[in-house]
RNA sequence: GUGUGCUAGGCGGGGAGGCAGCGGUUCCCUGUACCUGCAACCCGCUCCAGCAGGGCUGAAUUCCCUUUCUUCGGGGGACGGCUGUGAGGCAGCGCCGAGUAAGGAGCGUUGAUCGUUGGGUCCCAUGCAAUGACGGCUCGUGAACCAGGUCAGAUCCGAAAGGAAGCAGCCUUAAGCGGAAACCGGCAUGUGCAAUGGGGCAGCCCGGCGGGAGCCGCCUGCUCGGUGGCGCUUGGAUCCGUUGCUUCAACGAGAGGGUGCACAC
Repeated sequence: GUGUGCUAGGCGGGGAGGCAGCGGUUCCCUGUACCUGCAACCCGCUCCAGCAGGGCUGAAUUCCCUUUCUUCGGGGGACGGCUGUGAGGCAGCGCCGAGUAAGGAGCGUUGAUCGUUGGGUCCCAUGCAAUGACGGCUCGUGAACCAGGUCAGAUCCGAAAGGAAGCAGCCUUAAGCGGAAACCGGCAUGUGCAAUGGGGCAGCCCGGCGGGAGCCGCCUGCUCGGUGGCGCUUGGAUCCGUUGCUUCAACGAGAGGGUGCACAC
C1' cells in the first nucleotide's frame, strides 16, 4: 500500500415544559434522518447520566473536535406604525362662570341712572251684577217578575151566594235618562271705568314730581377663575412591520485536525 473480517462510533437536530440534574413519553420549529416494549397523580438513569431486546452501517466524503459561508428559524434589543390607556399642565384651541366697559349695536333732552310719591300686581272682610257648571222647579220618557191602582183570560176556596191571590194590558209613579225659557238656591272667577274698607309693598309694571346725561351688558375685545373635550409633552400595554444590533440553533456547501484491532499478500 492492497484485500478480507471485526470493534469503538453512528442510525437526526433544536426550543418549551418538567426535574436536584440528565434523557424519554407531551407541545412547538426544522424536514424525513432504524424496529419493538415502558412512561405525566409519569418511565428510566446519576455528571461517561434513558432502561430492556433486536436490526443496519462501520475506520473514513460517512465517526469525533474546531471553524467559514449561503439560506432559514427561535429569543432579546432598537426603530416605526395602528388601537386603546395613565399622568402633566391653560404658556395653544374649545366650553362654562364672574367682572370690566375700549369699539359696535340699542335706548335717551319727545328727558337716562337716581330720588320721591300715587296706584296695580299680593292677602283678608262685606255686598250687587255678569258668566260658568250644579241642584231645585217644569215637561217628556220610564218597572215582564223583586212599586201602586184597576185587573180581561185563566187559577184557588165555597153546596151556593160570594170571596181570595194575581199574569198580560192600561193608568200613575220611584230610581234613572233627556229637554227649553223664566224663577229659587248655594259654589266658583284673569268679568264690571268693579263698589267699600283694611293690610302689605323685597321686586316688577303704569303715572306724577324733582333732577339734568347717561343707561345697557346683546356682539367683539380685555381680566380672573374653573373644566381636562381637542391639541401638546410624556409613561407603559396588546398587536403589526423593519433591522448585516445581539444571542442560540438547524439543513446544505466547504476547510483544518484527530481516531482503532486482527489476519493475509
The prediction has a mean pLDDT of 79. Predicted 3D model of a 265-nucleotide RNA (Bacterial large signal recognition particle RNA) from a Candidatus Omnitrophota bacterium. Rfam family: Bacterial large signal recognition particle RNA. Rfam classes the family as a non-coding RNA gene. The RNAcentral record of the sequence draws on ENA. A source record names the gene ffs. The model forms 94% of the base pairs in the Rfam consensus.